[in-house]
RNA sequence: GGGCCCGUAGCUCAGCUUGGUUAGAGCGCACGACUGAUAAUCGUGAGGUCAUGAGUUCAAAUCUCAUCAGGCCCA
Numbered sequence: 001g002g003g004c005c006c007g008u009a010g011c012u013c014a015g016c017u018u019g020g021u022u023a024g025a026g027c028g029c030a031c032g033a034c035u036g037a038u039a040a041u042c043g044u045g046a047g048g049u050c051a052u053g054a055g056u057u058c059a060a061a062u063c064u065c066a067u068c069a070g071g072c073c074c075a
Stems, first nucleotide, its partner, number of pairs: 001074005007068001010027004020058001029045005051067005
């Protein structure tokens, strides 16, 4: 330098193929219940510019382009 893959909550990921309800799960975190107390269990809650910017569209996490970061391969 060229090609491909990936970026969604603190962590691991689903959702993208086929655009359309208020963006979800597990773990973790906070509070509460239970217990003599802890663990386990149960309940409630907080936490997200869907990497960034632009475009297409009535409507974008989802489609297109550029950029940034990471990984793999070729040279």
The prediction has a mean pLDDT of 81.
The RNA shown here (transfer RNA) has 75 nucleotides and comes from a Candidatus Micrarchaeota archaeon.
It matches the Rfam family "tRNA". The family's RNA type in Rfam is transfer RNA.
The sequence was found in a public genome assembly.
The source organism's lineage runs through Archaea, Nanobdellati and Microcaldota.